RNAcentral holds the full RNA, with entries from SILVA. Predicted 3D model of a 528-nucleotide part of an RNA (small-subunit ribosomal RNA, 5' domain) from a wastewater metagenome.
[in-house]
Context: one part of a larger RNA
RNA sequence: GGAUGAACGCUGGCGGCGUGGAUAAGGCAUGCAAGUUGAACGGAACUAAUCAGAUGGAAGUAUCAAAUGAGUAGCAAUACAAGUGAGAUAUGGAAGCCUGACAGUUUAGUAGCAAACGAGGUAGUAAUAUUUAGGAACGCACCCCGAAGUCAUGAAUAGCCCAUCGAAAGGUGGAGUAAUACAUGAUGGUACCGCAAGGUUAAAGAUUUAUCGCUUCGGGAGCGGCUUAAACAGUAUCAGCUAGUUGGUAAGGUAAUGGCUUACCAAGGCUAUGACGCUUAGGAGAGGUGAGAGCCUGACCUCCACCGAUGGGACUGCGACACGGCCCAUACACCUACGGGUGGCUGCAGUCGAGAAUCUUCCACAAUGGACGAAAGUCUGAUGGAGCGACGCCGCGUGAUCGAUGAAGUGCUUCGGUAUGUAAAGAUCUUUUAUGAGGGAAGAAGUUUAUUGACGGUACCUCAUGAAUAAGGACCUGCAAAACUCGUGCCAGCAGCAGCGGUAAUACGAGUGGUCCAAGCGUUAUCC
Numbered sequence: 001g002g003a004u005g006a007a008c009g010c011u012g013g014c015g016g017c018g019u020g021g022a023u024a025a026g027g028c029a030u031g032c033a034a035g036u037u038g039a040a041c042g043g044a045a046c047u048a049a050u051c052a053g054a055u056g057g058a059a060g061u062a063u064c065a066a067a068u069g070a071g072u073a074g075c076a077a078u079a080c081a082a083g084u085g086a087g088a089u090a091u092g093g094a095a096g097c098c099u100g101a102c103a104g105u106u107u108a109g110u111a112g113c114a115a116a117c118g119a120g121g122u123a124g125u126a127a128u129a130u131u132u133a134g135g136a137a138c139g140c141a142c143c144c145c146g147a148a149g150u151c152a153u154g155a156a157u158a159g160c161c162c163a164u165c166g167a168a169a170g171g172u173g174g175a176g177u178a179a180u181a182c183a184u185g186a187u188g189g190u191a192c193c194g195c196a197a198g199g200u201u202a203a204a205g206a207u208u209u210a211u212c213g214c215u216u217c218g219g220g221a222g223c224g225g226c227u228u229a230a231a232c233a234g235u236a237u238c239a240g241c242u243a244g245u246u247g248g249u250a251a252g253g254u255a256a257u258g259g260c261u262u263a264c265c266a267a268g269g270c271u272a273u274g275a276c277g278c279u280u281a282g283g284a285g286a287g288g289u290g291a292g293a294g295c296c297u298g299a300c301c302u303c304c305a306c307c308g309a310u311g312g313g314a315c316u317g318c319g320a321c322a323c324g325g326c327c328c329a330u331a332c333a334c335c336u337a338c339g340g341g342u343g344g345c346u347g348c349a350g351u352c353g354a355g356a357a358u359c360u361u362c363c364a365c366a367a368u369g370g371a372c373g374a375a376a377g378u379c380u381g382a383u384g385g386a387g388c389g390a391c392g393c394c395g396c397g398u399g400a401u402c403g404a405u406g407a408a409g410u411g412c413u414u415c416g417g418u419a420u421g422u423a424a425a426g427a428u429c430u431u432u433u434a435u436g437a438g439g440g441a442a443g444a445a446g447u448u449u450a451u452u453g454a455c456g457g458u459a460c461c462u463c464a465u466g467a468a469u470a471a472g473g474a475c476c477u478g479c480a481a482a483a484c485u486c487g488u489g490c491c492a493g494c495a496g497c498a499g500c501g502g503u504a505a506u507a508c509g510a511g512u513g514g515u516c517c518a519a520g521c522g523u524u525a526u527c528c
Stems, first nucleotide, its partner, number of pairs: 001528004006524005013396006019389002026352003030349003035113003040110002043107005050101004055096001060091005067084002071080003120307003130231006138224003143220008151185004161174005191200003205212002233279003240270003245267008282304004286297004309330005332343004360386001362385003368382001369380004399429004409420004434465006443455001472517005477498003483512005493500002
């Protein structure tokens, strides 16, 4: 001089992009982080429409008809009378209500797929890791290509219902039911066994009729398992280590090779080119520095490995010996009716603790991607965004031009003056920024139309107001840029090194002035 996941002191206007629990892999309240499919299945709840059955009986129509009555005849009483028509009978069959069927929506359960990805951490691990270059004895769900098939039948069980135990968590018994759940049979290209004959081995349906599935075989893609060699920290105040140990034969086991395991046989195998032991440590791409050689580091991002309170174990499954699955043990914590139960933030936020020290219990699935689904869609603390922190890098600003009575004030002074200093005041401008108003995106693609933006009324554009909203920190003896005065008097203090201070201190403290950086400046720590 450069660098940092930094911290501390003083100070602090804005924006963009990054980055932020390095210590206790210490303990965790609360919410969310893995679901989805009703086009696999039987139910349950609710319900618009349609159909059927039962009930119900309106309008209308026909007949009769009380009453009323334009009017005609008559001097009048009265007679006749079109029309209106309560009501009754018959016919008619609407609305409504109930039940059932078909159906729609939602869904606890059975079932399928996913949950082995994604997300987090670095405890362990010095080689069962990683990196590079090879190898042969293997597997693969979803995806792609090709070929063939998809026949017949059965027994249960959850849910539901009834009864019942328990404080709860959760059970127990009975009746009965479905499936792409389970099981049996048929067929057998293929595969396996066998010299051969022959034997064994598969499937599942759904629906809006356009498809999606299911079974078997062959191939592909990519992924994974195994294995060889080389490289890979310190220590000899660790010198010998090893009995499944080293090799062979046979068997078992595995998807597969192999002491991987077992029986038998042989006595081997490793080691000063450092075995064995101990300590430390995830590895790499990369990062820092340096002219390079090298030295140091392993934050963020990417790949690989390993871990999921601690220690063990298997189950399911193509895949786990499984972070938000199961079982056992241990420690801790919580609930309890004291009989018994429940839990695992090294997911995202957040909290306590320890610490010099490290953020919001935010918004959205709009984009990218993932799971499921035929799809609509649902879920997604992945992700996209916003918030906080000068933690870092970069950019911008805190005004510009003119302005000498070189004002006042202050410091110094040889008392003449000189410095602050064009600095201020004053004048003329500008509006980055700030504030207000108006407009306002791209990111959006899904066949066509339409719809769809968390960010966000954000970025950006235009106008208005007014220098208006915005400068500090360290240093000034030499190294090393920048000095004078006063105070103090080996005191108080400074200090990276040399050193300074004991009465004229450019080194302590203060003032004035100056120097260097600048929204930062110094100090501390670590590396080159």

Its Rfam family is "Bacterial small subunit ribosomal RNA". Gene Ontology terms of the family: ribosome and structural constituent of ribosome.